[in-house]
This is a predicted structure of a 72-nucleotide RNA (transfer RNA) from Nuclearia simplex. RNAcentral holds the sequence, with entries from ENA. It matches the Rfam family "tRNA". By type it is a transfer RNA. Rfam's curators write: Transfer RNA (tRNA) molecules are approximately 80 nucleotides in length.
RNA sequence: GUGAAUAUAAUUUAAUUGGUAAAAUCAGAGAUUUCCACUCUCUUCAUAAGGGUUCAAUUCCCUUUAUUCACU
Numbered sequence: 001g002u003g004a005a006u007a008u009a010a011u012u013u014a015a016u017u018g019g020u021a022a023a024a025u026c027a028g029a030g031a032u033u034u035c036c037a038c039u040c041u042c043u044u045c046a047u048a049a050g051g052g053u054u055c056a057a058u059u060c061c062c063u064u065u066a067u068u069c070a071c072u
Stems, first nucleotide, its partner, number of pairs: 001071007010025004019055001027043005048064005
């Protein structure tokens, strides 16, 4: 330089081939407990960035960024 793949919460994974983001762990609060731990309940936190198509985009298209793989 060419081609390909991936990017969702602090971490790990889902989302029915477009229909309005779901869980677990972690964290915070509360209950329980003499205290801690365990357990239970509740809460907070996300679609890599920018455009386009569409009534509607995590999903489709383009560009960029980061990482990885192959070739040269």

The source organism's lineage runs through Eukaryota, Opisthokonta, Rotosphaerida, Nucleariidae and Nuclearia.